Context: one part of a larger RNA
């Protein structure tokens, strides 16, 4: 010193983030118990009393005995218990065991659960409330399936979700998203169907069409959401009211600076001496709000937070004691460590933070105990940050898919009926423009056809069908023997009859679709061992295929530049000027501007003309309209930036045109190294054009910007190749050109979160600290406008200028990412001065007092509290003063861990979400045996040119050893009109600090004495154990106690002076001299011959030793070691005796004692200031310091 404990005077939370820790309380009985309340609680509320021993007398219960007829009585034992009397001690649950209490607020109702090993909570759960799916072959879940769970349960049920007891309640919004319902229409896959591609096929197109989507409606205890601006009342203020914009609706009741409020320590009140706290209010609430529940709420809580009482070593302010560790001796004996070296400090240098370099100071060698300043110490290839065309987990309206669900369709898949359709076939039927005898479907053929019992035609009649209302037509009955066509008329068309076809309608049949009904035999279910029966039934299921939904699941992506990254921006493609340093080229998130077009004329050519401005003149007409004259090198114009260029033009106007051509070659720029893409430009040649008389000009715009690869697709032109026998057609492919775009512009198809994170790297790159810089910051100086009644400079000082510092904040990114731990506090040390106090001075707008400003000066001091994590700031009461800073924002191998900054959780806000927030809130593991160095202490050895003993010197080092105040006297004096009001000097105290001590006071006191509990030794006595507890306590150690801590000298600072020139004066200075401070050096205290310049003096000493050491008894000393005392010539230690001291009156005996018949009896008194103990003092050799050993020199 640590670990675990014990005790502390006075104060009593002043400690601290916070009463953390500790202390207090405590069992049982009796009394008593508030607010509130869900009437159960709260409650052991709070608060108060009792508790032991002895004696006596009762009661109850159990169980014996005796008596009695019984109820019962008496008596004994055991247990429980009431009362009374007596008694002791500091203390009677005497030890052990055993709640501190009260009162506000927040959160959660409660008991419960949770992150095994950093979070126990406000999180989860919960009863209760609400919503949703589901009628069972269900719904939900697991499984590829078979099959299984819920459940051998059935809506009072199971499952899913939300809220979270209870009380009062739960507002408005359906525009968005989700879900549900519906759906005339639109869109829409496969299948099917139709068309097309010469046929077939692939392909293309159309039709039909389910779910879905569009659409319509519902739904918020679904996800969610719930405004702004003006004006207005007779003081002002406010705004019941009005206006206006706007929404799906505009936040209702409540609550509200809150676990939510940025500003903010809001404002007011209470609490406090003082409150960033707490509570109560207020309310435009950055950004409250109603089952993402709102507001209350008794009880409960190892939850969070405030206050009060009690209590205390948390603190003022520490001290003492106990056990163990460490420390000493012996034995055993690591983990580890190793680039090299090992004596450091200071300053400097250096990749900017050095034991090793430079300078300088210091430094003999070694050991031991401590300490934790340094080794940017050890531990862990930094977790923060950035980077990686790294990883993983999670999310979603990222991309692409997959389960799953759903819808259509096909197969398994059959029968019948009905309705409605489609198609084929058959049989019938229908067909009216006008004209025409008349109801002429079309075309063709043709001159005949039909008919008399198989009854034509016509008529009558019955019953239908159609209809343009004229008629046509079918069937039946009766009567009847010729009728029709050709021809003629009409007309586009001419009729009988036959054939084919169209339209309408009917019907039959076949086929098909759809709806529905029914069936049973596939298939399914139930029962059964099965046969079968019942139920369902061509549905479902299963399989294929197509559409829809689809973070449930999977694989991935989620750019670059960048004074870190992100946010922002584009400096990512191109142009001009500048930067750019006179070739070219040249960077920055340098500066100033632009482009991603436009134009059929704004292009080509030829010709003509001259602009802007100015002056003069001229009706309306003005400064400016049009016209005339003169002047006019460009001051205009040139489509668009800037630069360059341009005057019979490149500008303006007009004529004619399309060269805004085709092919080809070369050069230049893009691209100053090499090599390119792409784009642009320039110069030729050929062809064929335009303008011009021609020379000539023209391949767009006066020049420099106006742009884009492959794949795929399209188009054009011709040519080539190919195409299952040939030809043709069509298709496919190729060459050339053009078009559609990649602006991240030499061109991936692509969103987020990670604080649950991981890996690889980086000091190539941020946060802390350092370094550089110093805008900012702090502090000065110069000038002096002005303020100061007057007056720049007593004091203050603008606008400006110049510096210093390196405590602010920035900038830079130099060192550190194979780790230099980050705010604040505590502790402890040192330095600076730009001086807060104290000391000495000067000026003053200095009478005194008190101030203001300045100079010298760093010796000392600079404190206590409140709220807050705070530094800071604010406040309270003091004070001489409560100065400012540095030291890795000194100090975590020193402490703390409140804040910040991990994992959990909540609020507000943002986000669809995962999640996020220099927003808030609660919680949350701080490692280690010290190798070197440094420091504080303690030793040993060597050296000191001769051994030893003793006494000194003092170079040098350290110290603050003192600092400050108050009162009194001076003195109510000086001064002052008064009010007020000093000083020199002296004295007494106080406070802070330092050193020492223990007489007193206080603390401790596990020496000791006494009391007492439980238990054990059979009882007494005497003891053991828990230091059992409690009381007292000498020595020792201690503070809270006591003592001490002058005065002076020397040299100086600012300053004040003397004499005195340079400079005939003046001048404190130049020569010379004097004074002058808490500061400096002495005086004072401590260390100090290892002070290498290694000192001085005295004495002793030679081998038969001067001296020293060991051993031995010890303590004034002490971790070891050392030091000191002693060793028989002795009081060194022990013992004994005496004294002093502590405790408090021993045992035994005697007497008394409440009572009791007695036995007995707690206890009291006396013997007895007793007994016991004694680390102290004195005396005393009774015991032990015995016997011995080792080292040792110059000289001679």
């Nucleotide at each position: 010193u640590c670990u675990a404990g014990c005790u502390a005077a006075g104060g009593g939370a002043a400690c601290u983030c916070g009463g953390c820790a500790a202390a207090u309380u405590a069992g049982u009985c009796c009394c008593g118990u508030g607010c509130c309340u869900u009437u159960g609680g709260u409650a052991u509320a709070a608060g108060g009393g009792a508790u032991c021993c002895c004696u006596g007398c009762g009661a109850u219960u159990g169980u014996g005995u005796u008596c009695u007829u019984u109820u019962g009585a008496a008596u004994g034992c055991a247990a429980u218990u009431a009362c009374a009397g007596g008694g002791u001690g500091c203390a009677a649950u005497g030890a052990c065991a055993a709640g501190g209490g009260g009162u506000g607020c927040c959160c959660g109702a409660c008991u419960g659960u949770u992150u095994a090993a950093c979070a126990a909570a406000a999180a989860c759960a919960u009863a209760a409330c609400c919503u949703c799916u589901c009628g069972c072959a269900a719904g939900u879940c697991c499984g590829u399936a078979a099959g299984g769970a819920u459940g051998u349960g059935u809506a009072c049920g199971c499952g899913a979700g939300g809220u979270g007891a209870c009380g009062c309640c739960u507002g408005c919004c359906c525009a968005g998203u989700a879900c549900c319902u519906g759906u005339a229409a639109u869109u829409u896959a496969a299948a099917c169907u139709c068309c097309u591609u010469u046929u077939c096929a692939a392909g293309g197109g159309g039709g039909c069409u389910a779910a879905g989507a569009u659409c319509a409606g519902g739904c918020a205890a679904a996800c969610g959401g719930c405004g702004g601006g003006a004006a207005u009342a007779a003081c002002u203020a406010u705004g019941a009211u009005u206006c206006u914009c706007u929404u799906a609706a505009g936040g209702u009741a409540g609550c509200g600076a809150a676990a939510u409020a940025c500003c903010u320590u809001g404002u007011c009140g209470u609490u406090u001496u003082a409150u960033u706290g707490a509570c109560g209010a207020c309310g435009c609430g950055c950004a409250u709000g109603a089952a993402u529940g709102g507001c209350g709420u008794a009880a409960c809580g190892a939850g969070g937070u405030g206050c009060c009482c009690a209590c205390u070593g948390u603190c003022c302010c520490u001290a003492g004691c106990u056990a163990g560790a460490a420390a000493c001796c012996c034995c055993u004996g690591a983990a580890u460590a190793c680039a090299c070296u090992c004596u450091u400090g200071u300053g400097g240098u250096g990749c900017a933070a050095a034991g090793g370099c430079c300078a300088u100071a210091g430094u003999c060698u070694u050991c031991u105990g401590a300490u934790g300043g340094g080794a940017a110490g050890u531990a862990a290839a930094g977790a923060c940050c950035c980077c990686g065309u790294g990883a993983a987990g999670c999310u979603u309206u990222a991309c692409u898919g997959u389960a799953g669900c759903u819808u259509g369709u096909u197969g398994u898949u059959g029968u019948g009926g009905u309705g409605u359709g489609g198609g084929g076939c058959g049989u019938a039927u229908u067909g009216u423009g006008c004209a025409g005898u008349g109801u002429a479907g079309g075309u063709a053929g043709u001159a005949g056809u039909c008919g008399u019992c198989c009854g034509a035609u016509g008529g009558u009649u019955u019953a239908g069908a159609c209809g343009c209302a004229a008629g046509u037509u079918u069937a039946g009955a009766c009567c009847u023997a010729g009728a029709c066509a050709u021809c003629a008329a009409u007309g586009a068309g001419a009729c009988a009859c036959u054939a084919c076809c169209c339209c309408u309608u009917a019907u039959g049949u076949c086929u098909u679709a759809u709806a529905u009904c029914a069936c049973u035999a596939a298939c399914u279910u139930u029962a059964g061992a099965a046969a079968u029966a019942a139920a369902g039934g061509a549905c479902a299921g299963c399989a294929g295929u197509a559409g829809g939904c689809a973070g449930a699941c999977a694989g991935u992506u989620u750019g670059g530049c960048u004074g870190g990254g992100g946010c922002g921006g584009c400096a990512c493609c191109c142009u001009g000027c500048u930067g750019a340093a006179a070739a070219u080229g040249u960077a920055u998130c340098g500066g100033c501007a632009g482009g991603g077009c436009c134009c059929a004329a704004a292009g080509g050519u030829c010709a003509g003309c001259u602009c802007a401005g100015g002056a003069g003149g001229u009706u309306u007409a003005g400064a400016a309209a049009u016209c005339c004259u003169c002047u006019g090198u460009a001051g205009a114009g040139u489509g668009c930036a800037a630069g360059a260029g341009c005057a019979a033009a490149a500008g303006c106007u007009g004529g004619c045109c399309u060269g805004a051509c085709u092919g080809u070659a070369u050069u230049c720029c893009u691209a100053u190294a090499a090599g390119u893409a792409u784009g642009g430009a320039a110069u030729g040649c050929a062809g064929g054009a335009u303008g011009g008389a021609a020379a000539c000009a023209u391949g767009g715009g006066u020049c420099u910007a106006g742009c884009g690869a492959a794949c795929c697709c399209u188009u054009a032109u011709g040519c080539c190749c190919u195409u299952a026998u040939u030809u043709g057609u069509g298709g496919g492919g190729g060459c050339u050109a053009a078009g559609u775009a990649u602006g991240a512009c030499a061109g991936a198809a692509a969103a987020g979160c990670u604080a649950c994170u991981c890996c690889g790297g980086g000091g190539a790159u941020a946060a802390c600290a350092g370094a550089g810089u110093u805008g900012u910051c702090g502090c000065g100086c110069c000038u002096a406008a002005g303020a100061g009644c007057u007056c720049g400079c007593a004091u203050c000082g603008a606008c400006g200028g110049c510096g210093c510092g390196g405590u602010u904040u920035g900038c830079u990114a130099c060192a550190u990412c194979g780790a230099c731990g980050u705010c604040g506090g505590c502790u402890c040390u040192u330095c600076c001065u730009a001086a807060c106090c104290u000391g000495g001075u000067c000026g003053u707008g200095c009478a005194g007092a008190a101030g203001c400003g300045a100079c010298c000066a760093a010796g000392g001091g600079u404190g206590g509290g409140g709220g807050u994590g705070u530094u800071c700031a604010c406040c309270c009461a003091u004070u001489a003063a409560a100065a400012g800073g540095g030291a890795u924002c000194g100090u975590g191998a020193g402490c703390u861990g409140g804040g910040u900054u991990c994992a959990a959780a909540a609020c507000g806000u943002u986000g669809c979400g995962a999640a996020a927030c220099a927003g808030u809130u609660u919680g949350u593991u701080c490692a280690a045996u010290a190798u070197c160095u440094g420091u504080c202490a303690g030793a040993a050895g060597u050296g000191u040119c001769u051994g030893g003993u003793g006494u000194c010197u003092g170079a040098g080092a350290g110290g603050a050893a003192g600092g400050a105040g108050u009162a009194u006297u001076u003195a109510g004096u000086a001064c002052g009109a008064a009010a007020g009001g000093a000083a020199c000097a002296a004295u007494a105290c106080u406070u802070c600090g330092g050193g020492g001590c223990c007489u007193c006071u206080g603390g401790u006191c596990u020496a000791u004495c006494g009391g007492u509990u439980g238990u054990c030794u059979g009882a007494c006595a005497a003891g053991g154990c828990a230091g059992g507890c409690c009381g007292a306590g000498c020595a020792g150690c201690u503070a809270c106690g006591c003592c001490c801590c002058a005065a002076g000298a020397a040299a100086u600072a600012a300053c004040a002076g003397c004499u005195g020139a340079a400079a005939g004066c003046a001048u404190c200075u130049a020569a010379g001299c004097u004074g002058g401070a808490a500061g400096u050096u002495c005086u004072c205290c401590u260390c100090a011959a290892a002070a290498a310049g290694a000192g001085a003096c005295a004495c002793c000493u030679u081998c038969u030793u001067a001296g020293a050491g060991c051993u031995c008894u010890u303590c004034u000393a002490a971790a070891a070691c050392a030091g000191a005392a002693g060793u028989u010539u002795a009081a060194u230690a022990g013992g004994g005796c005496u004294g002093g001291g502590a405790u408090g009156u021993a045992a035994g005996c005697a007497u008394c004692a409440a009572g009791g018949u007695a036995a007995c009896g707690a206890g009291a008194u006396g013997u007895u200031c007793a007994g016991u103990c004694u680390g102290c003092a004195g005396c005393u050799a009774c015991u032990a310091a015995u016997c011995g050993c080792u080292c040792a020199a110059a000289g001679g």